[in-house]
RNA sequence: ACCGAUACUGGCAAACCCGUUGAAAGACGGGGACGCAAAGCUAAGAGCCUAAGGCCAAGAGGCUAGGGUGGUCUGGCUGCCGAAG
Numbered sequence: 001a002c003c004g005a006u007a008c009u010g011g012c013a014a015a016c017c018c019g020u021u022g023a024a025a026g027a028c029g030g031g032g033a034c035g036c037a038a039a040g041c042u043a044a045g046a047g048c049c050u051a052a053g054g055c056c057a058a059g060a061g062g063c064u065a066g067g068g069u070g071g072u073c074u075g076g077c078u079g080c081c082g083a084a085g
Stems, first nucleotide, its partner, number of pairs: 002085001003082002011036002016031006034071001040077003044074003047069004053064004
């Protein structure tokens, strides 16, 4: 360094519920733990979700600027511990 244990010290917190916020997806706070060795940070690439606004349409609806997701994957930055190999 790779790697990652029924180890140590700690950490984070899915679903769900309550409140706030947003057009929505979602976000934030509290409760709560399914899980996580980067479940720390980053929206650059891909994926997925959304579509107030815009465009198209007779309409149903479609597309999209934009928004979101880091607990979908890849990439970038940073980081605790140390058995075996």

This is a predicted structure of an 85-nucleotide RNA (c-di-GMP-I-GGC riboswitch aptamer) from Armatimonadetes bacterium UBA5829. Model confidence (mean pLDDT): 90 of 100.